Model confidence (mean pLDDT): 75 of 100.
Bacterial RNase P class A from a Gammaproteobacteria bacterium, 346 nucleotides, folded computationally.
Rfam family: Bacterial RNase P class A. The family's RNA type in Rfam is ribozyme. Rfam's curators write: Ribonuclease P (RNase P) is a ubiquitous endoribonuclease, found in archaea, bacteria and eukarya as well as chloroplasts and mitochondria. Rfam links the family to the GO terms dimeric ribonuclease P complex, tRNA processing and ribonuclease P activity.
RNAcentral holds the sequence, with entries from ENA.
The gene name in the source record is rnpB.

[in-house]
RNA sequence: GGAGUUGGCCAGGCAGUCGCUCCGUCGCUUCGACGGGGAGGAAAGUCCGGGCUCCACAGGGCAGGGUGCCAGGUAACCCCUGGGGGGCGCAAGCCUACGGAAAGUGCCACAGAAAAUAUACCGCCUACGUCCUUCGGGACCGGUAAGGGUGAAAUGGUGCGGUAAGAGCGCACCGCGCCGGUGGUAACAUCGGUGGCAGGGUAAACCCCACCCGGAGCAAGACCAAAUAGGGGAACUUCGUGCGGCCCGCAUGGUUCCCGGGUAGGUCGCUUGAGGUGUGUGGCGACACACAUCCCAGAUGAAUGGCUGUCCACGACAGAACCCGGCUUAUCGGCCGACUCCCACC
Repeated sequence: GGAGUUGGCCAGGCAGUCGCUCCGUCGCUUCGACGGGGAGGAAAGUCCGGGCUCCACAGGGCAGGGUGCCAGGUAACCCCUGGGGGGCGCAAGCCUACGGAAAGUGCCACAGAAAAUAUACCGCCUACGUCCUUCGGGACCGGUAAGGGUGAAAUGGUGCGGUAAGAGCGCACCGCGCCGGUGGUAACAUCGGUGGCAGGGUAAACCCCACCCGGAGCAAGACCAAAUAGGGGAACUUCGUGCGGCCCGCAUGGUUCCCGGGUAGGUCGCUUGAGGUGUGUGGCGACACACAUCCCAGAUGAAUGGCUGUCCACGACAGAACCCGGCUUAUCGGCCGACUCCCACC
């Protein structure tokens, strides 16, 4: 100098002016003045996990769903950190649903003999047995799966021996299963012995195993509470009507008062929180703890904007609606740290 890997940060600045919204103080009727706060790294998708609220719930089981190497972190997780195995890359590093296929069931297109109760198309062989023979050999009975061919995948791989040809038939190494030792918390690694080697793949197919999981969501939910129309109760009868008239009584209305449910509307929930920042300690790390310090949107037709000037590298994706931890997706341009490979020079 070039190429790359990885972790983190910023998200136009400044000034003027006119607005919007929330809080506090004051004037306090409308309303106004002053001071202060006012979107994001993703506020997004609503894909996971939790807090909170209401409902349900003795305990256990079934069904259903989720997770799936090991250890740790966390309120919890389909998250994160560290580690192991496997794959990719020269490397830094990246990716990985990575339990069980000897419990059972299913599936494996096309091609191919055969895709799993196995089996033989082309080949190879003719030792053994039978027959024929012109004595070269041929036919039958068979043997075999080394080689070819098919396929994504073909019944351990390579080599040597062996054989008629072959074959774990035998041996060595590798792989695999089992047993043991050593290291590691563990996943696992490694070493030794042993078995000739059995049943190809597929479990984000059913399934089995282990662990986890009640339901609904802030339009949750709680409180205050009109007008009108219902509901319940009490009083009046010196208020009306009916029971032929009158009194009592009864029924039905009327008036007044009380109670309760609910609607409109309002209030709370609502933002002080698993919170931010700084320092220290512990830990490889995720993270935890201690101390100090800060208060940082809270609306409900729903605010965070418009214009002007100026500077620059000319400004992307996009905007809260109960809150928080993650994941995923979108994103102009720029800054910082760590590391790898290549080239050149000293």